Notes:
Predicted 3D model of a 1527-nucleotide RNA (small-subunit ribosomal RNA) from a Thermomicrobiales bacterium. Its Rfam family is "Bacterial small subunit ribosomal RNA". Its family is annotated with ribosome and structural constituent of ribosome in the Gene Ontology. The prediction has a mean pLDDT of 84. Taxonomically the source falls in Thermomicrobiales (Bacteria, Pseudomonadati, Thermomicrobiota, Thermomicrobia).
[in-house]
RNA sequence: CAGAUGGAGAGUUUGAUCCUGGCUCAGGAUAAACGCUGGCGGCGUGCCUAAUGCAUGCAAGUCGAACGGGAGCUUCCAUCAGCCGCUUCUUCGGAGGCGGUCGGGAGUGGACCGUGGCGGACGGGUGAGGAACGCGUGGCCGACCUGCCCUGAUCACGGGGAUAACCGCGGGAAACUGCGGCUAAAACCCGAUGCCCUGGUUCGAGGGGACUUGAAUCAGGAAACACGAUAUGGAGUGGAUCAGGAGGGGGCUGCGCCCGAUUAGCUAGCUGGUGGGGUAACGGCCUACCAGGGCGACGAUCGGUCGCUGGUCUGAGAGGAUGAUCAGCCACACGGGGACUGAGACACGGCCCCGACUCCUACGGGAGGCAGCAGCAAGGAAUUUUCCCCAAUGGGCGCAAGCCUGAGGGAGCAACGCCGCGUGGGGGAUGACGCAUUUCGGUGUGUAAACCCCUUUUCCGAGGGACGAAACAAAUGACGGUACCUUGGGAAGAAGGCCCGGCUAACUACGUGCCAGCAGCCGCGGUAAUACGUAGGGGCCAAGCGUUGUCCGGAGUUACUGGGCGUAAAGGGUGCGCAGGCGGUGGGUUACGUCGUGUGUGAAAGCCCCCGGCUCAACCGGGGAGGGUCGCGCGAAACGGGCUCACUGGAGGCAAGGCGAGGUCGGUGGAAUUCCCGGUGUAGUGGUGAAAUGCGUAGAGAUCGGGAGGAACACCAGAGGCGAAGGCGGCCGACUGGACUUGACCUGACGCUGAGGCACGAAGGCGUGGGGAGCGAACGGGAUUAGAUACCCCGGUAGUCCACGCAGUAAACGAUGGAUACUAGGUGUGGCGGGAGUUGACCCCGGCCGUGCCGGAGCUAACGCAGUAAGUAUCCCGCCUGGGGAGUACGGCCGCAAGGCUAAAACUCAAAGGAAUUGACGGGGCCCCGCACAAGCAGCGGAGCGUGUGGUUUAAUUCGACGCAACGCGCAGAACCUUACCAGGACUUGACAUCCCGGGAAUUUCCCUGAAAGGGGAGAGUGCUCUUCGGAGAGCCCGGAGACAGGUGUUGCAUGGCUGUCGUCAGCUCGUGUCGUGAGAUGUUGGGUUAAGUCCCGCAACGAGCGCAACCCCUGUGGCUAGUUACGUGGAUGUCUAGCCAGACUGCCGCACUGCGGAGGAAGGCGGGGAUGAGGUCAAGUCAGCAUGACCCUUAUGUCCUGGGCGACACACACGCUACAAUGGCCGGUACAGAGGGCAGCCAAGCCGCAAGGCGGAGCCAAUCCCAGAAAGCCGGUCUCAGUCCGGAUUGGGGGCUGCAACUCGCCCCCAUGAAGGCGGAGUUGCUAGUAACCGCGGGUCAGCAUACUGCGGUGAAUACGUUCCCGGGGCUUGUACACACCGCCCGUCACGUCAUGGAAGCCGGCAACACCUGAAGUCGGUGGGCCAACCCUUCGGGGAGGCAGCUGCCGAGGGUGGGGCUGGUGACUGGGACGAAGUCGUAACAAGGUAGCCGUAGCGGAAGCUGCGGCUGGAUCACCUCCUUU
Repeated sequence: CAGAUGGAGAGUUUGAUCCUGGCUCAGGAUAAACGCUGGCGGCGUGCCUAAUGCAUGCAAGUCGAACGGGAGCUUCCAUCAGCCGCUUCUUCGGAGGCGGUCGGGAGUGGACCGUGGCGGACGGGUGAGGAACGCGUGGCCGACCUGCCCUGAUCACGGGGAUAACCGCGGGAAACUGCGGCUAAAACCCGAUGCCCUGGUUCGAGGGGACUUGAAUCAGGAAACACGAUAUGGAGUGGAUCAGGAGGGGGCUGCGCCCGAUUAGCUAGCUGGUGGGGUAACGGCCUACCAGGGCGACGAUCGGUCGCUGGUCUGAGAGGAUGAUCAGCCACACGGGGACUGAGACACGGCCCCGACUCCUACGGGAGGCAGCAGCAAGGAAUUUUCCCCAAUGGGCGCAAGCCUGAGGGAGCAACGCCGCGUGGGGGAUGACGCAUUUCGGUGUGUAAACCCCUUUUCCGAGGGACGAAACAAAUGACGGUACCUUGGGAAGAAGGCCCGGCUAACUACGUGCCAGCAGCCGCGGUAAUACGUAGGGGCCAAGCGUUGUCCGGAGUUACUGGGCGUAAAGGGUGCGCAGGCGGUGGGUUACGUCGUGUGUGAAAGCCCCCGGCUCAACCGGGGAGGGUCGCGCGAAACGGGCUCACUGGAGGCAAGGCGAGGUCGGUGGAAUUCCCGGUGUAGUGGUGAAAUGCGUAGAGAUCGGGAGGAACACCAGAGGCGAAGGCGGCCGACUGGACUUGACCUGACGCUGAGGCACGAAGGCGUGGGGAGCGAACGGGAUUAGAUACCCCGGUAGUCCACGCAGUAAACGAUGGAUACUAGGUGUGGCGGGAGUUGACCCCGGCCGUGCCGGAGCUAACGCAGUAAGUAUCCCGCCUGGGGAGUACGGCCGCAAGGCUAAAACUCAAAGGAAUUGACGGGGCCCCGCACAAGCAGCGGAGCGUGUGGUUUAAUUCGACGCAACGCGCAGAACCUUACCAGGACUUGACAUCCCGGGAAUUUCCCUGAAAGGGGAGAGUGCUCUUCGGAGAGCCCGGAGACAGGUGUUGCAUGGCUGUCGUCAGCUCGUGUCGUGAGAUGUUGGGUUAAGUCCCGCAACGAGCGCAACCCCUGUGGCUAGUUACGUGGAUGUCUAGCCAGACUGCCGCACUGCGGAGGAAGGCGGGGAUGAGGUCAAGUCAGCAUGACCCUUAUGUCCUGGGCGACACACACGCUACAAUGGCCGGUACAGAGGGCAGCCAAGCCGCAAGGCGGAGCCAAUCCCAGAAAGCCGGUCUCAGUCCGGAUUGGGGGCUGCAACUCGCCCCCAUGAAGGCGGAGUUGCUAGUAACCGCGGGUCAGCAUACUGCGGUGAAUACGUUCCCGGGGCUUGUACACACCGCCCGUCACGUCAUGGAAGCCGGCAACACCUGAAGUCGGUGGGCCAACCCUUCGGGGAGGCAGCUGCCGAGGGUGGGGCUGGUGACUGGGACGAAGUCGUAACAAGGUAGCCGUAGCGGAAGCUGCGGCUGGAUCACCUCCUUU
């Protein structure tokens, strides 16, 4: 440049990630249906189910120009035939007259009947059957037929006999029919002629032949007449024969056309031949005989399913799905069979027979076939009018006029589909009302409406009015007065459906409360639901919108285009090898594949492009393009194939050489175990976590000697060797397989792979016969345990061993099929050979083959693989397609059995998985901390009492807190109050806040009633600011109305705030960079060190933040300053007070640093103590401290009051106090603190009381005064081991204090009483130094009440070896099936419910075959004594030729009988399976899951499971060996 116009994803497995993988969604389509809704038009479409059954009408007739009859009509003749009535005559037979009725001839006419001809084989319907030459496509017929039509040629002469209709007589209910009689033809028959045709014979030509063709000859074969144009004449039409054409049909054939192998063998006219028959024609199509073939893994046969195609839908395409409407072909016409007629049928609206069904019937018999158009019933989710017309197109018949035509043309019904149009357009803000919402300000609906102006498509009325109709003209329109045009009217009559959690576009309110419901997937709903229902609002489509079904797509999720198989699903256990697939190098040839070109065909319609017609479009018309795995011709020869010649590199052979647990058989050796015999010897032995069973005084075990027997072969030995795999291990021999190295002598592609097939195939198992030492399923016993059908122990049978046979599976694994080639290196090791070197060997250098490790590129989801590929390529085989059900059922094959191989479905789930990541966890590992253990001291657990809690009780015992981290906790103090609870009594704008109205100032005194609250009443009192002197206003009070108040009512799982806890543990993160697809990693790991992620060093990291530490406070030393009220008073110092400094730090010495040691120092490596609590965890605690969303109550769940309760008490627990005594109790004397508090307060002195306390009142707003006596201690005395001079509970009595009030229910004092208790079981708590322990003192709360809490000082220890163990924590690492994270997950039996399914004595159906019996119609054959017009003969009687009936043979639908086959339904009972809310039993698996797990097999057991044997690592941990990497 040309060409090409074409391809989107998302949700869902996880804490997160990547991958695998399924499920689901968004799209398009539809002969659709259903729900809600519905204005118009055009064009299409409309029983997908019961090929179920059908009332009624119509859908195939036509020709008088083939023929015989013949109604009607017209005209003419006539009243004559017959019949009836009346009447006259009569020989009584009849004759005449009148009236009525009916008629006859001719013409016309052509209804109707029949003969005859053509058409009913087309058109129209349906899709049952059929997997087939049925369809599609391309060929072939030298093996064929063809009415009507066209072209050409020739001919039509002479005769004959019947028969329908009709008439007569019968049968029958009917349908219909018998007999007799008449008659016509273009019906039928005979003869003649033969352009020609058919057959035979002879001759000639062509040909290999079949056969074709020419000539001659023999035999055979035709016909119909009628109407008639320019009119007494014959054009023309129709008839016959032949030749050709066109169109139509028949037959054959290559290729293509669904599923099942859980259908593997099928076939007797079956395959071929010969003779015969049959057909239009070939043929085994049919028949007789002969031969024994034919088909099949390239899928025969059988079973299932199905009309095929053009096309249609989808898709980027390849493909997938489909086969309505239209078109081509096929098949069928109630089910089945059969032929007849005919050019054509085995015949939708023909015939015969059998069957089922329906109808009629006089019961004897008959009739019928909508899968034609309408229509009905039924079925169904579901599919239309019993319409109009032959005007057009087309068909049949006819010369024609014409007739017929539910073909067709139209209309009707249905939003069923496609297309088009409308439901109005412009203006209009106070952004109205209403509705919804609201943070009450507003916001949304929303220019939307109203209102103003405009338009009239559609609609309604009126007027006009087609094309479609035409070939002389005229006539002719169902649709239809339709389309269309003009005009009048008037916004007039015309909008809904679905959706709004994510996917996916669109959000709020209320209701509901795991209910009701939604749901395509994920999933919503358990009181704040954008997910349910309703509303407002919004989104998307729109006369539709949703839902459901189905198909394709997305799905690269069957992968040809275009996938995979180490661990996700997937490599066959291994080899040998037939078929098949694939195949080295050079040359020649061919032209099968392949490629090019031309040509034929690939119907039309449709799709695509262009043009055109309906106003557009849908729709329609014209033109073009395109489409095959197709046929034919010509050409090319690279590649593949065939043929041929050659080659040596692949492969094989040969020679030489060594190697090896390769295989089979036979022999042989020593060690050890066990057993037997004997000796020595004595009480145990054995076994385990610890034991016991067992063995042993009848002498075990131990030890020595001798013997028997079986099995396995230590060391060597190695990730070493061999083998195809399984597997193979003492030594010797025999037989035997294989690979390797070297040589390059031979063959000359002989190769690779390998569906089926065959062989081999660990352990276990089976059969027969041996053998049996040890070991050892089952089994017995002993232990363990809640149990222990286990793990451990003592025994022990099969088995393990041998021979022969079967079996055929394993984690048969490298979870990795085989072959070939190519693609960096490094380093071990086995075998052989080469080089160099050497006396020789090793080392060294390079080669081939094998076997390991590391590692690059590359690959991989990652892990990892990496010349032994999981890299790059080629060839062949096997296998996979979500999880469960299930490697199961059924069927088949194999096996003695066990069982193996092959191998589903229903149903169910939204996942199941792989690798890696971060955590958490482990009865994993390593390192390290902590009063964690240990070492100590004192306790608790026992007693009594106090307090808290549970429980119980109660009218109420208000509520909360529940392992650590609730339980002397909220409560730092419940007699009333508090108070939230209960009982009773009261109040209702309220006890409290704001606003409004009326009145009153406020305030205060008193009385009555009541338990009080409250209710009722009387009185006093008149303020402040302004004032126009009326009044108004502020505060307060009373009354009233309503907005509202109020709630310790609920939700701590709606919240804020605060707090507890891990934990004062050392951690938690970020930026940038780097690594990884990613989650994430790195940093933060490592080596040291620390109390510390403290610091140092190293390092793809470099830095930083929150934590740690430090900065703050107290305390220990010193200095300085200042000093009252302290201290001292004589002053200074000192003490003290409270402020500022100093001091310790990285300083000094050793050492690189950290650290350690040392010196100095009051203090030394953080000096001691406090405050300080990272990121997070526990839906931890608190709605009752407070705040607060939502909900709830509103004469009560609010408020007030009295009384009660929170204090109960058979119990249980937690925290304490006091003790049990002599380190003590008691009595007397005596010494020394610190830190605090105090005005409604602390309260001195003094006095009173035994005391609690009282009186009293000084001082003190406090370094001043007070509380305030500290206690243990010390000194002295007493008690002497006792329930005591211990202990003080309990109880009685008497007092004191606070307070309105100590009954329930306070504290204290005195006297009396004097309980349990003699040091505390299992278990458990605190503490590492001024600590524990012991001792007292203060404070807060508080009227009063302290064993609690919180501070203060006094006296003042013991112990720490150490980190194995318990608990908690930190770091690294490892495993994981855990991630609401081990208080996790999870397995199996059992029980219950639901569902689908297998087996099952049987029972009931369906389908297709088979054998035999029977056998309709009918063709064909035989017979034909009965019957027969045509032709022949005849004596006219008849005979012959030919035929028919009848009978009969083969075949034959169907029926019957029988045994099987395949298949379905059902079935007492039974097997497992799936699912289900919290059921039962155990704990198998995931961590070393507490006995590592798993695989195969065998036995056993409620169950998971256990055990034996062999195997695997997809086992943790430790040690050893080896190799590798790095130094």